The RNA shown here (SAM riboswitch aptamer (S box leader)) has 114 nucleotides and comes from Fictibacillus nanhaiensis.
[in-house]
RNA sequence: CCCUUAUCAAGAGAGGUUGAGGGAGCGGCCCUAUGAAACCUCAGCAACCAGCAGCGUAAAGCUGAAAAGGUGCUAAUUCCUGCGAGUUCAUCCACGGACUUGUGAAGAUAAGAA
Numbered sequence: 001c002c003c004u005u006a007u008c009a010a011g012a013g014a015g016g017u018u019g020a021g022g023g024a025g026c027g028g029c030c031c032u033a034u035g036a037a038a039c040c041u042c043a044g045c046a047a048c049c050a051g052c053a054g055c056g057u058a059a060a061g062c063u064g065a066a067a068a069g070g071u072g073c074u075a076a077u078u079c080c081u082g083c084g085a086g087u088u089c090a091u092c093c094a095c096g097g098a099c100u101u102g103u104g105a106a107g108a109u110a111a112g113a114a
Base pairs, nucleotide, nucleotide: 003112004111005110006109007108008107013042014041015040016039017038021031022030023029027080028079043074044073045072048070049069052064053063054062055061078106082103083102084101085100086099087098088097089096
C1' cells in the first nucleotide's frame, strides 16, 4: 500500500519545548500569536483486541465486570459535502433555502488476511 469484517450523533486536556500553520482530499465553514502543527511529560475518555466471570459439551457466539496488558482517542456528527425520498419556505414556473430520513463513495480506528 491492497483486501475482509465491525464501528463512527456519546465521551475525554493540562503543562513544557518550539513558533505558523491546521481541520485527509475539492469547495464551504471554522480553529489558530489569548499560540497552529510536531515532540515530550502527566492526566483523562472509550472498551476494538488480549486477559477475567457467566451461559454454552466444546467451537462459534452472547452477556457482564474491570481497566494492570496491545492499540486508539481527548474543537465542531467523520465539522458539512454525493445520490434518492419526504416535509416545509419562497417563487407564475424552473432553479433554490431549511429540516427529516434512507443509501453510496471516501476517510479514520480496531481485528484479521495476503

The sequence was found by an Rfam model in a public genome assembly.